[in-house]
The RNA shown here (transfer RNA) has 72 nucleotides and comes from an uncultured Eubacteriales bacterium. The prediction has a mean pLDDT of 83. Rfam family: tRNA. It is annotated as a transfer RNA. Gene Ontology term of the family: triplet codon-amino acid adaptor activity.
RNA sequence: GCUGGUGUGGCUCAGGGGUAGAGCAACGCAUUCGUAAUGCGUGGGUCGUGGGUCCGAUUCCCACCACCAGCU
Numbered sequence: 001g002c003u004g005g006u007g008u009g010g011c012u013c014a015g016g017g018g019u020a021g022a023g024c025a026a027c028g029c030a031u032u033c034g035u036a037a038u039g040c041g042u043g044g045g046u047c048g049u050g051g052g053u054c055c056g057a058u059u060c061c062c063a064c065c066a067c068c069a070g071c072u
Base pairs, nucleotide, nucleotide: 001071002070003069004068005067006066007065010024011023012022013021018055026042027041028040029039030038048064049063050062051061052060
């Protein structure tokens, strides 16, 4: 330098056009003499950045950034 992949709550990952969810973690309550475990609930996301298409973009297109892999 070229090609491909990945980027979404604190972490691991879903969701591939109609205003984003799960598990774990955190917090609160119940339970317990107390802790853990268990049950119920709550908050937390400018969906990597910037443009474009569209009535509408996390999703489609382009460029860039970061990381990973391969080729040279």